[in-house]
RNA sequence: GACGAUAAAAGCCAAACCUAUCGUAAGGCAGGGACGGAAAGCUAAGGGUCUUUAGAGAGGUUAGAUGAAGAUAGCCGGGUUGCGAAU
Numbered sequence: 001g002a003c004g005a006u007a008a009a010a011g012c013c014a015a016a017c018c019u020a021u022c023g024u025a026a027g028g029c030a031g032g033g034a035c036g037g038a039a040a041g042c043u044a045a046g047g048g049u050c051u052u053u054a055g056a057g058a059g060g061u062u063a064g065a066u067g068a069a070g071a072u073a074g075c076c077g078g079g080u081u082g083c084g085a086a087u
Base pairs, nucleotide, nucleotide: 005087012037013036017032018031019030021028022027035074041080042079043078046076047075048072049071050070051069052068053067054066
């Protein structure tokens, strides 16, 4: 120095929910709040999910192949950067 297992301390982030605000919506942002997190930092180029909108064919009134525009990094995987660290 690298890899694997794994403990501790310091600090970090912040789900649900509440308030305010932006958005048609999914959801974002700020404050409060902690379920959790070792990348719950960044990245929407892969898959998934969600929203709005258009809508083939069937059908006959509620579903929908497919397309477009968005959201989600705390759904999964990939890329990339990185803190502490006893034995």
c-di-GMP-I riboswitch aptamer from Methylomagnum ishizawai, 87 nucleotides, folded computationally. The source organism's lineage runs through Bacteria, Pseudomonadati, Pseudomonadota, Gammaproteobacteria and Methylomagnum. It matches the Rfam family "c-di-GMP-I riboswitch aptamer". Its family is annotated with cyclic-di-GMP binding in the Gene Ontology. About the family: GEMM was predicted in a large-scale screen for bacterial structured RNA regulatory elements.